[in-house]
Source information:
This is a predicted structure of a 331-nucleotide part of an RNA (large-subunit ribosomal RNA, domain IV) from a wastewater metagenome. RNAcentral holds the full RNA, with entries from SILVA.

Context: one part of a larger RNA
RNA sequence: GUCGUGGUUAAGGAACUCGGCAAAUUAGCUCCGUAACUUCGGGAGAAGGAGCGCCCCACGUAAGUGGGGCCGCAGUGAAAUGGCCCAAGCAACUGUUUAACAAAAACACAGCACAAUGCUAAGACGUGAAGUCGACGUAUAUUGUGUGACACCUGCCCGGUGCCGGAAGGUUAAGGAAGGGGGUUAGGAGUAAUCCAAAGCUUUCGACUGAAGCCCCGGUAAACGGCGGCCGUAACUAUAACGGUCCUAAGGUAGCGAAAUUCCUUGUCGGGUAAGUUCCGACCUGCACGAAUGGUGUAAUGAUUUGGGCACUGUCUCGACCACGAGCUCG
Repeated sequence: GUCGUGGUUAAGGAACUCGGCAAAUUAGCUCCGUAACUUCGGGAGAAGGAGCGCCCCACGUAAGUGGGGCCGCAGUGAAAUGGCCCAAGCAACUGUUUAACAAAAACACAGCACAAUGCUAAGACGUGAAGUCGACGUAUAUUGUGUGACACCUGCCCGGUGCCGGAAGGUUAAGGAAGGGGGUUAGGAGUAAUCCAAAGCUUUCGACUGAAGCCCCGGUAAACGGCGGCCGUAACUAUAACGGUCCUAAGGUAGCGAAAUUCCUUGUCGGGUAAGUUCCGACCUGCACGAAUGGUGUAAUGAUUUGGGCACUGUCUCGACCACGAGCUCG
C1' cells in the first nucleotide's frame, strides 16, 4: 500500500446513485390504541403509544394492587429477533418455471365459453398390428381449443379463409362400355408379285356410364379474422348536432385512452419539488386502445414494476481509525 471479512466514527443526513444498491433503523412479552377501503373474512403486528429488574411496607389465601427505596468500583451482558406509510401499473389468489446469468407482468389455476364424442365413444400410444389408456367411466361424463377469481359487460360484419349442413345443376378418376381403326390369317382371287379377308388373338380410339371433392346453395365469429374516405353547414370566431357524395361484408358500440399501447412528445392543464424527460389526476389531436387473440373495475395477495414520504444510516460531503485473513513493496 492492495484485496477480503468484521467493527467504530464529529457535524450533516440520500447531497451518493440508473435506482437508498449496500448498510443502518425496527425487532421479545403485556397493556392501550388502530384509518381509507372491503368480496365483511379482512386490511391489522395497520399506524402510534406505555410498561418490563431487584428490595421494603400495607392490603390480600393467592394472583395481584398501592406506596417507598436502589451508594462506590470492577467485570459479564449469548443466540434469536418486522423498518413503517402513501399513490399507481400488472397478475385475482396458494402454486409453477429457464438444474448453472431471467422467478416475472411469463406458465398454471378455480370459474366461463365453444367444439367433438351414444360406447368397439371421441381422443391418445402402438408397425395402417395385437393390445393398452380413455374407463372397469357413460353427456352433471370424457376429450380438444380459447379465456382466466369476483363484479358490470362482451356491440356490428359470414364478402375472404375454415368448419357444419345441402343436394337440383356444372365439372370430374379408376373401372365399365355401344361402336370404330390398325396388326395377324383359315379361306378366297391371281401365272406370280400381290390383293381381299371371317372367327380368334392383339393393339388403339371411344359415344355413354361413373363417387367424393370442387363450382354451387345455406348456416356459423367465446371459428381464423375484419370493424372507411372526401366535401359542405349554426347571426363574432371556432366547432359541427345536420346535409351531400364515394366505397364496403360491415364501417369500432359500451368502456378506457400520451396508456407495459402516443411517433410528433419533456403534448397541454392541474398536483407534488426551490427546481420533476419519471410519477399522480385530467383533457382527447387513439402515428397505431377496444370488448373471452376478452373490455373496464376490483378487496386480499406479490423476494413483482413505478413514483413519493417518515425513520435511519460512512451511500455521500470526505475521509479517518481498529481487528482478523491473503497477496504486494521496502527494510